Predicted 3D model of a 1402-nucleotide RNA (small-subunit ribosomal RNA) from a metagenome. The RNAcentral record of the sequence draws on SILVA.
RNA sequence: GGCGAACGGGGGAGUAAUACAUCGGAACGUACCCUUGGGUGUGGGAUAACGCAGCGAAAGUUGCGCUAAUACCGCAUAUUCUCCGAGGAGGAAAGCAGGGGACCCGAAAGGGCCUUGCGCUCAAGGAGCGGCCGAUGUCCGAUUAGCUAGUUGGCGAGGUAAGGGCUCACCAAGGCAACGAUCGGUAGCUGGUCUGAGAGGAUGAUCAGCCACACUGGGACUGAGACACGGCCCAGACUCCUACGGGAGGCAGCAGUGGGGAAUUUUGGACAAUGGGCGAAAGCCUGAUCCAGCCAUGCCGCGUGAGUGAAGAAGGCCUUCGGGUUGUAAAGCUCUUUCAGAGGGAAAGAAACGGGCGAGCCUAAUAUGCUCGCUUAAUGACGGUACCCUAAGAAGAAGCACCGGCUAACUACGUGCCAGCAGCCGCGGUAAUACGUAGGGUGCAAGCGUUAAUCGGAAUUACUGGGCGUAAAGAGUGCGCAGGCGGCUUGUUAAGUCAGAUGUGAAAGCCCCGGGCUCAACCUGGGAAUUGCGUUUGAAACUGGCAGACUAGAGUUCGGACGAGGGGGGUAGAAUUCCACGUGUAGCAGUGAAAUGCAUAGAUAUGUGGAGGAAUACCGAUGGCGAAGGCAGCCCCCUGGGCCAGAACUGACGCUCAUGCACGAAAGCAUGGGGAGCAAACAGGAUUAGAUACCCUGGUAGUCCAUGCCCUAAACGAUGUCAACUAGUUGUUGGGGGAGUCUGUCCCACAGUAACGUAGCUAACGCGUGAAGUUGACCGCCUGGGGAGUACGGCCGCAAGGCUAAAACUCAAAGGAAUUGACGGGGACCCGCACAAGCGGUGGAUUAUGUGGAUUAAUUCGAGGCAACGCGAAAAACCUUACCUACCCUUGACAUGUGAGGAAUCUGGGGGAAACUUCAGAGUGCCCGAAAGGGAACCUCAACACAGGUGCUGCAUGGCUGUCGUCAGCUCGUGUCGUGAGAUGUUGGGUUAAGUCCCGCAACGAGCGCAACCCUUGCCAUUAGUUGCUACGAAAGAGCACUCUAAUGGGACUGCCGGUGACAAACCGGAGGAAGGUGGGGAUGACGUCAAGUCCUCAUGGCCCUUAUGGGUAGGGCUUCACACGUAAUACAAUGGCCAGUACAGAGGGUUGCCAACCCGCGAGGGGGAGCUAAUCCCAGAAAGCUGGUCGUAGUCCGGAUUGCAGUCUGCAACUCGACUGCAUGAAGUCGGAAUCGCUAGUAAUCGCGGAUCAGCACGUCGCGGUGAAUACGUUCCCGGGUCUUGUACACACCGCCCGUCACACCAUGGGAGUCGGCUAUACCAGAAGUAGGUAGCCAAACCGAAAGGAGGGCGCCUCCCACGGUGUGGUCGAUGACUGGGGUGAAGUCGGAACAAGGUA
Repeated sequence: GGCGAACGGGGGAGUAAUACAUCGGAACGUACCCUUGGGUGUGGGAUAACGCAGCGAAAGUUGCGCUAAUACCGCAUAUUCUCCGAGGAGGAAAGCAGGGGACCCGAAAGGGCCUUGCGCUCAAGGAGCGGCCGAUGUCCGAUUAGCUAGUUGGCGAGGUAAGGGCUCACCAAGGCAACGAUCGGUAGCUGGUCUGAGAGGAUGAUCAGCCACACUGGGACUGAGACACGGCCCAGACUCCUACGGGAGGCAGCAGUGGGGAAUUUUGGACAAUGGGCGAAAGCCUGAUCCAGCCAUGCCGCGUGAGUGAAGAAGGCCUUCGGGUUGUAAAGCUCUUUCAGAGGGAAAGAAACGGGCGAGCCUAAUAUGCUCGCUUAAUGACGGUACCCUAAGAAGAAGCACCGGCUAACUACGUGCCAGCAGCCGCGGUAAUACGUAGGGUGCAAGCGUUAAUCGGAAUUACUGGGCGUAAAGAGUGCGCAGGCGGCUUGUUAAGUCAGAUGUGAAAGCCCCGGGCUCAACCUGGGAAUUGCGUUUGAAACUGGCAGACUAGAGUUCGGACGAGGGGGGUAGAAUUCCACGUGUAGCAGUGAAAUGCAUAGAUAUGUGGAGGAAUACCGAUGGCGAAGGCAGCCCCCUGGGCCAGAACUGACGCUCAUGCACGAAAGCAUGGGGAGCAAACAGGAUUAGAUACCCUGGUAGUCCAUGCCCUAAACGAUGUCAACUAGUUGUUGGGGGAGUCUGUCCCACAGUAACGUAGCUAACGCGUGAAGUUGACCGCCUGGGGAGUACGGCCGCAAGGCUAAAACUCAAAGGAAUUGACGGGGACCCGCACAAGCGGUGGAUUAUGUGGAUUAAUUCGAGGCAACGCGAAAAACCUUACCUACCCUUGACAUGUGAGGAAUCUGGGGGAAACUUCAGAGUGCCCGAAAGGGAACCUCAACACAGGUGCUGCAUGGCUGUCGUCAGCUCGUGUCGUGAGAUGUUGGGUUAAGUCCCGCAACGAGCGCAACCCUUGCCAUUAGUUGCUACGAAAGAGCACUCUAAUGGGACUGCCGGUGACAAACCGGAGGAAGGUGGGGAUGACGUCAAGUCCUCAUGGCCCUUAUGGGUAGGGCUUCACACGUAAUACAAUGGCCAGUACAGAGGGUUGCCAACCCGCGAGGGGGAGCUAAUCCCAGAAAGCUGGUCGUAGUCCGGAUUGCAGUCUGCAACUCGACUGCAUGAAGUCGGAAUCGCUAGUAAUCGCGGAUCAGCACGUCGCGGUGAAUACGUUCCCGGGUCUUGUACACACCGCCCGUCACACCAUGGGAGUCGGCUAUACCAGAAGUAGGUAGCCAAACCGAAAGGAGGGCGCCUCCCACGGUGUGGUCGAUGACUGGGGUGAAGUCGGAACAAGGUA
């Protein structure tokens, strides 16, 4: 000096179009490469390096001097190059290397000359690459609707490689936008990738194409190409160096570091291959690339062994203790050796370039060069890697998640709403397949599971492919521009459409067929596909365009009738109120009942006259009109509409309709009128716990009119408008046609309006020619509930407010229709001592008894509305006894098993409260066996398995029981109906005590219940008669008629008669009968409900205690006592008390018993002992009753509590704590508040008797008989129940559900004086670097000129533009903010009780 550095490599900040994708276009550039045609002549002046001398810490830099070129400049020449006034003018280059026979120059060297190669230069063309333009497509927001000044276009000029407002001057006023401009947010685009059946949806890592970027912002230079990642200048931020003067830097290249983060690798090798740059080449450069390293990150392949092996080993886990399971699993035996480890061998990737030889071409040439062929040396990062061989040995190699359902896979233990799990539903509160662990199992597997994300399922945004009566959803209604859609026919066109051809749709990927790595993943060849776009040719049915015709859609005219259609004016009568006057007198009004109010100052009532406002009874309707809202006395004026009939005319003029415009109940607002009645607010009176309500008395806005606003309603048919089609029947309104026996009837088509109904539709309900059916056109709207039709913003409004319209957050639902129940201060029917009618009680007194509470060492436990409370308990002095205190026992008071000893057992003494302890003595059994011996029972001792528990859980259970309820119900099979839950049957009409029976019926049958069968009682008969009975005079005896006993039968069935009913079932009455309609009573209790009661009857799972929560003993307690409640007894008296006399039962019990006669005692009782194992004897006198007497209404001759004394009996023992007797004492109580219970006939009431339990103890309880009533009109009401029906927001089922304020906690959000920040618009200031332009200054080699000087250039300065920066004013977004508004969520908070039933005022 040339070329490259604009390629390759990186990350995606910006960009919603200067981008990308696809398809086109014209006004351009292009170094290297290819093709073609020319040229390559001749001069000149400098400058690095270098030398010398300086400055600076450094970076670096200055001065002087020398020199070269393919560096630079001039001249010549030049084309189809450029300019042009068409005459002309302008414009280029560079040499270097190899070879060479003549010829020439030169003394020679060396040249000339010729030639080859590489260059250079001027043109033309090409290829590839690049620049520019157009069309189409490319996210969200309208709570962004108007944007735009170089903006849109033109003429001219400048500028660029090139078209262009790209830039400038002038002119015009355009341009874009609802087919979404502008603005805001977000984003690199595509081939592709993931998903999906597809259509779509999501996405844009790796690979490939394009774009933009290179610390942030601006700028140009160089160059063919950049406004340049590893270039330059400036500004800014940051980092570093510095001698403080000044300098340096840009990993979004490859490695690597720090930081951030849940998280992402080595500061490796090599240019061997592929590719790139330079070079003639050798070669050099290349963190492109090829390799290696790290990571289970993904995909693919392989291994961790194979066969055999039952004693089903051991161990683990479970167990019903039998066993099961782990499990052929292991061990054992027989094999194999992939992979890992060891030893050895060992590739392909490499053939070009290069050398040699040969052929051809260029050439004068066997030089050089180019092409081809043959031959040949060398070159490997990976790497001694892939692969192969050898020996050995099952050897070195399995985890993770899950096991309640979805969803494949289960048990044990631990835990006990704790710890924890959880994708959704949901698990966990003592038996957890859901937590944790273990065993087992299931699924995947060198992985498994979690988290995050996308698509799918989701027809859950529905183009394919949804909906809108009631689930979310039809705009309140119409008119109507744009838009969408549009009758019939002819011609034409060719935009849509269809067909053919053709270009393109990059490669890779997906798919198909082959090939290569042992297979696969992977790589590779070919094909198909790329559903698209362009060009072109054709077709002309359909849609569209254009032109013409038509009349069926639509409209106009003529005729007719219709109507509360609208607007205005007038007018009428009834009624209310008020006023005046008259009559008249004490109330009126009002309510569930009252009061406030009006009234003796004369009301209400009544008569007459008057005033005023509002609304129009009857007709009146399931009726009519209107677009909807809505419209009602009558008359007049103005006016809109549809309907019917048939003619004529226009000729598609139509349908729908975003935005827009108009109308739009009531309430409300404004101004001015009006104001009778009614009536928000308000006042008073009531009601009520309260009552800011419902009811009452008043009463103002308002309601009315005019004008102007408001613009919402359950504005509803909860059903948009228009058109076509698709069975019928019945009514009604309007006009028309026809028939007829012609006023009254019938038929037909049209237009409205109702009821039913077929097909069809619908989740069902229901709709059904007036559709919610079948279709078409257009519009509106919906997409879980709440937050919320709210906030913010905008528009409208005088205001009230309206329209438009979110999000955070929160829940797993909210909702529709229908079903079965349950419930209702819903309805209908029916029953029950349910009420009513009666009788007697309770609640008041005293006592008894049970319970609560309190107390206590303990007052054991259970039962708790009915359905706990005289209950478990048919009997607590000890025992019972479970409780407390004290003293004792520990294989135990009781069971089984083992070993040893002993018969068992009995007697006596000591200690002790007793249990117990200690000592002494007596004593030897039963069975088999000849004996030895064995067996059974019993006692003692020892050790261990175990016993034991009235300890817990009745919410783990069995069994038993209560209750609804002795109510009449509860179900099933088959069939039928319904998508289904379910229904039907079982409902309906009658009837019954009854789902009892009859009839009817899409049901037909059946079961559990009802009834009957059973017991007892009432009548009779037969049989049998002892202890029973007696017509035999007593006994004995006899007898069995009667009473009675106890066994068998009979009898009663609505069977008979009459009536009613439907010819039924049945009911009413009657006869007969002892009894009559289930004769009376009992036993008998359906499916189920109440987690009803009981673990303390019994049984039992689990848990707990084991020298004690077990066992024994003594004493105490369960018996306490201010009080409260339940159930009873006795009373309060004369229908009675007391005394005396006297009569009549039934059913029971009795030998550890009942106990007679007789005696004693006032009596309880004692003595006594006959009889009785009971129809024989005893308990055992029944009492009320009857007869007579007395008491005389009183706290008594009522009542008997309490207390004192004295006794009796039972019992080991009556102190705590028994019963009874006698004497004395003589309380409360004079019939009971609110309230409440039982009973319908031999019942209530009243009177006594007996039994069980029991040593003793009964007012309780279970039975028995005696005397023996009243009342029931009836079903309105209270309570309970049954059937049908209705409503329901209930289903734990009304003791349900559920709303709002307030208080507290937390969360998100709106407003808010403001404060802080981002983005952006606009006006101004400022102006670095730099391009361009200007230029008084300074400099100034090549060219011209002899020179002066000129041309050209540079520096400096100035101007335009402009980055950073600054100031002001707006817009918008975000954060924050005292205080404040509502919202959401939360455990049991407070106040009320709004909604769901007629929700108690629909």

It matches the Rfam family "Bacterial small subunit ribosomal RNA". Gene Ontology terms of the family: ribosome and structural constituent of ribosome.